[in-house]
Molecule: SAM riboswitch aptamer (S box leader)
Organism: Jeotgalibacillus alimentarius
RNA sequence: CUCUUAUCAAGAGCGGCGGAGGGAAGUGCCCUAUGAAGCCCGGCAACCGACAGUUUACUGGAAAGGUGCCAAGUCACCCAGGUUAAUUAUCUGGAAGAUGAGAG
Repeated sequence: CUCUUAUCAAGAGCGGCGGAGGGAAGUGCCCUAUGAAGCCCGGCAACCGACAGUUUACUGGAAAGGUGCCAAGUCACCCAGGUUAAUUAUCUGGAAGAUGAGAG
């Protein structure tokens, strides 16, 4: 990097260092010196793993291990279709993206 598969409306600091940027890309709209990114500590969750039950796929509680995450729905958008008086709103599916697990 590509493929398969599951999930994506919940949750998470009034801390320290640091100093200007950040929210995937584009557009928009936002966050940010009442301090961005990054690092440390802290926390959330429970995908893998571990443990117990067991019809081997599930269920359960825990959180020492491997990841992940801690503004806004995955911040919004794009395509097809349904509902709607509607360019509005909303629902379903898809695309794109993120994360885990497996494979090449």